RNA sequence: GGGCCUGUGGCGCAAUGGCCAGCGCGUCUCUAUGGCAUAGAGAAGGUUACGGGUUCGAGUCCCGUCAGGUCCA
Repeated sequence: GGGCCUGUGGCGCAAUGGCCAGCGCGUCUCUAUGGCAUAGAGAAGGUUACGGGUUCGAGUCCCGUCAGGUCCA
């Protein structure tokens, strides 16, 4: 330098172009308890890597950039 794959809450992952983006773990609050364990109830936390485009509608499709992985040179 070129090909391919990946990028979504703190972490691991979902989501047929119809979605107000969910699940588990974690975090915080409350209750039970002698209790920082355990159980129950609730809450916060996401410009879906960045910038454009297509579309009535984009996490999803297209283009570029960036980052990571992998293969080739």